RNAcentral holds the sequence, with entries from ENA.
Predicted 3D model of a 74-nucleotide RNA (transfer RNA) from a Bacillota bacterium.
Its mean pLDDT, the model's own confidence on a scale to 100, is 81.
It matches the Rfam family "tRNA". Gene Ontology term of the family: triplet codon-amino acid adaptor activity.
RNA sequence: GGGCGUGUAGCUCAGCUGGCUAGAGCAUCUGGUUUACACCCAGAAGGCCGGGGGUUCGAGUCCCUCCGCGCCCA
Numbered sequence: 001g002g003g004c005g006u007g008u009a010g011c012u013c014a015g016c017u018g019g020c021u022a023g024a025g026c027a028u029c030u031g032g033u034u035u036a037c038a039c040c041c042a043g044a045a046g047g048c049c050g051g052g053g054g055u056u057c058g059a060g061u062c063c064c065u066c067c068g069c070g071c072c073c074a
Stems, first nucleotide, its partner, number of pairs: 001073007010026004019057001028044005050066005
C1' cells in the first nucleotide's frame, strides 16, 4: 500500500428485510431475606449506537469519508 472483518451500557454481546419507545447477561446501587456475608427475590440507574456528512417521511441498520482494533496479501 491492497483486501476482509469489527466498533451498540463499566464488561461480554443481540438487534432479523430501514419502522413504534434500543435490549439481554454479568457488574453497580436500593430494598427484601439472613445474627451476618454469600446465594436467591423485587426494583433502579447506566446508551443521543466510534467521529463527520449524505439518502429517506423515518437510519444502530443503506451510501461516502475519517479514526481505532483484529486477520490476510504484498